[in-house]
RNA sequence: GGCCGGGCCCGAUGGGCGGACGGCUUGCGAACCUGGUCAGGGCCUGACGGCAGCAGCCAUAAGCUCCGUCGCCCGUGCCGUUGGUCGCCUGGUCGUC
Numbered sequence: 001g002g003c004c005g006g007g008c009c010c011g012a013u014g015g016g017c018g019g020a021c022g023g024c025u026u027g028c029g030a031a032c033c034u035g036g037u038c039a040g041g042g043c044c045u046g047a048c049g050g051c052a053g054c055a056g057c058c059a060u061a062a063g064c065u066c067c068g069u070c071g072c073c074c075g076u077g078c079c080g081u082u083g084g085u086c087g088c089c090u091g092g093u094c095g096u097c
Stems, first nucleotide, its partner, number of pairs: 001094008009084007016076004021071004027064002034059004042051003
């Protein structure tokens, strides 16, 4: 000096992991101020019958929440792929002095 590699560094990208947000899914969820049905009791009526309606029950809003999944974003003492500078370190081999 030529050739072939490895590590660090930087960029891109796939996966893993962690986190935030949102959608779907599950459950909870209102003394009255939501809805339905409204025992008892109340009111009207001569009566028939009617009216409002608490508790209970059912459903649900806001909100909360389990599990999983999807989307997106951020991060990474993890594992890959690819590229860059040949900036730093380093190995092999060949040639010349």
The prediction has a mean pLDDT of 76. Predicted 3D model of a 97-nucleotide RNA (Bacterial small signal recognition particle RNA) from an uncultured bacterium. Rfam family: Bacterial small signal recognition particle RNA. Rfam classes the family as a non-coding RNA gene. It was read from a public genome assembly, where an Rfam model found it. Of the family's consensus pairs, 96% are formed in the model.